Predicted 3D model of a 1409-nucleotide RNA (small-subunit ribosomal RNA) from a metagenome. Rfam family: Bacterial small subunit ribosomal RNA. The sequence is in RNAcentral, with records from SILVA.
[in-house]
RNA sequence: AGAGUUUGAUCCUGGCUCAGGAUGAACGCUAGCGGCAGGCCUAACACAUGCAAGUCGAACGGUAAGGUCCCUUCGGGGAUACACGAGUGGCGCACGGGUGAGUAACGCGUAUGCAACCUACCUUUAACAGGGGUAUAGCUUCCGGAAACGGAAAUUAAUCCCCCAUAGUCCCUAAUGGCCGCAUGGUCAUAAGGGUAAAGCUCCGGCGGUUAAAGAUGGGCAUGCGUGACAUUAGAUUGUUGGUGAGGUAACGGCCCACCAAGUCUACGAUGUCUAGGGGGUCUGAGAGGAUGGUCCCCCACACUGGUACUGAGACACGGACCAGACUCCUACGGGAGGCAGCAGUGAGGAAUAUUGGGCAAUGGGCGAGAGCCUGACCCAGCCAUGCCGCGUGCAGGAUGACGGCCCUAUGGGUUGUAAACUGUUUUUAUACGGGAAGAAUAGGCACUACGUGUAGUGAUUUGACGGUACCGUACGAAUAAGCACCGGCUAACUCCGUGCCAGCAGCCGCGGUAAUACGGAGGGUGCAGGCGUUAUCCGGAUUUAUUGGGUUUAAAGGGUGCGUAGGCGGGCCAAUAAGUCAGUGGUGAAAUCUCGUGGCUCAACCAUGAAAUUGCCAUUGAUACUGUUGGUCUUGAGUAUAGUUGAGGUAGGCGGAAUGUGUCAUGUAGCGGUGAAAUGCUUAGAUAUGACCCAGAACACCGAUUGCGUAGGCAGCUUGCUAACUAUCACUGACGCUGAUGCACGAAAGCGUGGGUAGCGAACAGGAUUAGAUACCCUGGUAGUCCACGCCGUAAACGAUGAUCACUCGCUGUGUGCGAUAUAUUGUACGCGGCUGAGCGAAAGCAUUAAGUGAUCCACCUGGGGAGUACGCUCGCAAGAGUGAAACUCAAAGGAAUUGACGGGGGCCCGCACAAGCGGAGGAACAUGUGGUUUAAUUCGAUGACAACGCGAAGAACCUUACCAGGGUUUGACAUGAUACGAAUUCUUUUGAAAGAAAGAAGUGCCGUUUGGAACGUAUACACAGGUGGUGCAUGGCUGUCGUCAGCUCGUGUCGUGAGAUGUUGGGUUAAGUCCCGCAACGAGCGCAACCCCUAUUUUUAGUUGCCAUUUUUGGAACUCUAGAAAGACUGCUGGUUAUAAACCGGAGGAAGGCGGGGAUGACGUCAAGUCAGCAUGCCCCUUACACCCUGGGCUACACACGUGCUACAUUGGGCGAGACAAUGAGAUGCUAAUCUGUGAAGACAAGCUAAUCUACAAACUCGUUCUAAGUUCGGAUUGCAGGCUGCAACUCGCCUGCAUGAAGGUGGAAUCGCUAGUAAUCGCUGGUCAGCAUACAGCGGUGAAUCCGUUCCCGGGCCUUGUACACACCGCCCGUCACACCAUGGAAGCUGGUUAUGCCCGAAGCC
Repeated sequence: AGAGUUUGAUCCUGGCUCAGGAUGAACGCUAGCGGCAGGCCUAACACAUGCAAGUCGAACGGUAAGGUCCCUUCGGGGAUACACGAGUGGCGCACGGGUGAGUAACGCGUAUGCAACCUACCUUUAACAGGGGUAUAGCUUCCGGAAACGGAAAUUAAUCCCCCAUAGUCCCUAAUGGCCGCAUGGUCAUAAGGGUAAAGCUCCGGCGGUUAAAGAUGGGCAUGCGUGACAUUAGAUUGUUGGUGAGGUAACGGCCCACCAAGUCUACGAUGUCUAGGGGGUCUGAGAGGAUGGUCCCCCACACUGGUACUGAGACACGGACCAGACUCCUACGGGAGGCAGCAGUGAGGAAUAUUGGGCAAUGGGCGAGAGCCUGACCCAGCCAUGCCGCGUGCAGGAUGACGGCCCUAUGGGUUGUAAACUGUUUUUAUACGGGAAGAAUAGGCACUACGUGUAGUGAUUUGACGGUACCGUACGAAUAAGCACCGGCUAACUCCGUGCCAGCAGCCGCGGUAAUACGGAGGGUGCAGGCGUUAUCCGGAUUUAUUGGGUUUAAAGGGUGCGUAGGCGGGCCAAUAAGUCAGUGGUGAAAUCUCGUGGCUCAACCAUGAAAUUGCCAUUGAUACUGUUGGUCUUGAGUAUAGUUGAGGUAGGCGGAAUGUGUCAUGUAGCGGUGAAAUGCUUAGAUAUGACCCAGAACACCGAUUGCGUAGGCAGCUUGCUAACUAUCACUGACGCUGAUGCACGAAAGCGUGGGUAGCGAACAGGAUUAGAUACCCUGGUAGUCCACGCCGUAAACGAUGAUCACUCGCUGUGUGCGAUAUAUUGUACGCGGCUGAGCGAAAGCAUUAAGUGAUCCACCUGGGGAGUACGCUCGCAAGAGUGAAACUCAAAGGAAUUGACGGGGGCCCGCACAAGCGGAGGAACAUGUGGUUUAAUUCGAUGACAACGCGAAGAACCUUACCAGGGUUUGACAUGAUACGAAUUCUUUUGAAAGAAAGAAGUGCCGUUUGGAACGUAUACACAGGUGGUGCAUGGCUGUCGUCAGCUCGUGUCGUGAGAUGUUGGGUUAAGUCCCGCAACGAGCGCAACCCCUAUUUUUAGUUGCCAUUUUUGGAACUCUAGAAAGACUGCUGGUUAUAAACCGGAGGAAGGCGGGGAUGACGUCAAGUCAGCAUGCCCCUUACACCCUGGGCUACACACGUGCUACAUUGGGCGAGACAAUGAGAUGCUAAUCUGUGAAGACAAGCUAAUCUACAAACUCGUUCUAAGUUCGGAUUGCAGGCUGCAACUCGCCUGCAUGAAGGUGGAAUCGCUAGUAAUCGCUGGUCAGCAUACAGCGGUGAAUCCGUUCCCGGGCCUUGUACACACCGCCCGUCACACCAUGGAAGCUGGUUAUGCCCGAAGCC
């Protein structure tokens, strides 16, 4: 000293939370010792029992008990200068000890005053003490009562009581003089009158008594200042405020009483209610402050509750009295007793707080001459980790880094860890034994000495609860001694297992849904340590109530505006004063505490001592700048006067035209009106339209504006009266000023009351539409209202979301109204209204002489969001409502500004077979194929909202494939590596079986070699292990789809911004393109685009075999076609124009090809937790005689149905028959197969060529000829029957093909929808992969070969810029209200009830006068 938390990220505002310290604490776990402290915070609740205040015989009468002595009839009696119960008397009991209920007060603190007072015991001084008397307790004798206790009679003493005497400096009365004081008055001196005293005891030393004065101590009273909350408490008060007189008191005083007056307190908070003992101090804090008042000290109050007095120096009295009340106890029922908030202790309450201990040895107190007695004050001990402080639980060495645990990449390594074992050493502490204090003297008694009889000194002697304690010594042996919390971030400390949004954690943020460093356990670690955590509370952090030290345009926050009271603040000069202010001095500020120094307990805590501090208050002496006060003066602030100007300023009256509507008349005829489109409505009873006239109410076009005026609300036709404001002159006054709580006035619209008025408009309402609905938007009507007068209301986003006033601070530009200068070019000044831009400010946006800048004064307001501007109370209002204005509860945010995206039924620009223009399909039929669904023993699995699953994985399921089902089998396994034993390998046969398999038999002896053996293979055995198409594509790699071949995506440096970020990449053009050019705080670069690569179109050249040409052949040729290498060619290169002299575009020439020539390969950053664990790989989990493996058969081919993709058609641009022509890619040895023969045919037989530019293969559409003629057909071919062919162990489930026969639906397809821009669509066939066989699919190849594109408004998708946003999981977003149910808290509620307070009245104890 800060940190976490609002966001995708940022800055700010703002709350919540944490880290620190503290406690009279409590709870959980744990616990070796000592020192010092502390210990009912709750029920001022109730208390059993014991103790806590007595003492004096040296005041008295005496003698109940005891001691000693004497006597004794042993019952007892007597004496005692031993002692003492009860009693009289004296002193004490008002201290000490407890508690904090009450008290918001002169109670407390502080400082003063008493000229208005008292003070026992103590000290000092002075004087005095003479004489006399009467009672009474005790005791004795009776009486009453259960008791407590009471009564009567007789008798007696005193330091008890009374009388007389004496007396002063005492008291009372009134007076004179001096001095003093703020007043009443005080003091000194003088003289007069009146009044009041005393007690004895004695050892003869003394002790005690009375009066007076003084001191000391303790108290009483008064006053200034300080000392809680609430204004949702605003008025309170009748002894109240004052006076006079009397009373009362120690003393002043309405303290009390009689009379008189009507005062007194209060916004600087009276009164009321609630809360509370105050202070020194304590905790915290840098301080200022905040919180607190336990222990210790001071003060106060109280003593079961309330009241009252008595005694006394002192009380209205904790362990006294009386009365009332509540409660408890005793009782013989008639009456009595009691008061732990003393020390222990008990019950109760509570989270919670100790022993019914020892002692008067010390300190202190009471009494006493003293010894002494009493003392739960006090000193000690006991209990409790409650706190603070100290000590210990060892120290050194010791690595094969042991065992064990835990973790890992696991033949091993890491960690626990020098830790342990082991060796050496020490002994605080514990245990045992022994010694053993200080606290004790200025004390007591005794003896002696000195002076002298009471003091001083000396001597020996006596006294310790704690306690045989502290402390010291000896012995022994590492021996007797460590836990708690935490380990996701904040916050120091990490892994494994278990669990699987469960169990649980959590101070805040938040963890947990199968790989949890956050839950539980373990290992390890971190922190503190005889403690550690948790909970509670206080301060801090929080500058988050801001005096120090905050804010109010938009985050919470400027009152709607003005006037103005109190208050606060206030111009220049001179003088006085000294209240504030400053300085010095004096007093006080108790001690303890805190700080510093020193010292004492071994240290420390603790204690002692000294210093400092005590920031305050009072008094006094000075200073006089500033503020205040007083006096004088000035003119610049403010105002007045005179002159003048502007304007929708206000108010009252008069006047005007346009428009609208109604009415009358006229013209005129079928519609009008209204809307996106309509309808309701009006109209043949004559509307709308047009013309004329009359009437009514309201508002004032153009001018008109970024204008003007007004304090704000607000103000607009013209004109008149009255009135506010403004400017100039600087004539007058001379600070007269500013602000302004409470108050008063004004205050849009709506609304309210009374009375008018009502043309238009128009809440409510009605109707018509729209719509899923439409209590709306639109339309037709229409009442209040809008208007006027008077009276209320008093609120608005009453906004510039910006209070008023004054001063100061760069500029540019426009405009309104004045006044000047100059002389038509301009320009100065004042007050307004605007725009832009600096410094500065601001979180930023922004503000910026009209400040949100820099200062001054005053007022108002704010302190997280919600609850809530709500409830209650009060005030105002006719009402509506307004003003004032909470809490419980709940959340961890709510919010401001700006940034990047995404989104918008926002905008701009642009593109794409996106639309449009066309061509052809599909959706209807049958079939093929895939999917869903259903079915099934199984119909294996995956893909699956569309683009981007559905002729997809699968380039081909009869067995195999195959993962599925049924059945039969195997268990180190079908497959890999390792050990041992046996056997060569291998081949053949038999039985059984559906096969797999099982069982049996026969043949066979190889290769290398060191002759033990080895390599390969087979069998058997046991274990490591194999195996899994089992799960998780949301744990992954790799690969792929998609946006999209869309033109984008980024970086470095620089610059801008507090920052997220921006710039670059935006802008002007251009392009297919972030393609290029220009501009520019940017300059460059990367991944993409393009190019480089392949095919193709042209030519040249080289090379010619199997190709080409010629030929009957042998053979020849190199021209063409072609093949395949090289090269050329196209680059806006040339040219005209447009543009900006750019990039580029438009046109032209040449050229086979022209502006990317056509096509392909090539897929940026990323998105979709997209797809795939079943292609492969792989983490983790799971199975292991089974979820593994083998076999047979079945299934993946099912079939009421729905969808996708295709094929064939519905026919004449066609079908059938016959004849004829032209390709390319590619394939071929378990192969392609010519020719010939057989068969109607599929095919078969036989058999050349070809390892292929050589051999093999009918191209079809097309052309020619012929036939059919609009029909379910000579279209169409499904379906089915029969007979065949081929492949293959095997075509039943379940293949393909052929022939004959059969001849279904279908006549161009609803809503909606798909592809395609040129060698394309459409159409025609061919080839290949897979493959034993099986193609309408897929991948290729060539043949024939179109139509259309005006254009970018719309649909879809995309790119760039911009704008709004409360979205960021990003519009499939966010989010509002009702309702239903449950729960929590709060307001109201007919009433019911408890407490408290106030007022009125009645009864009225004790007690005092």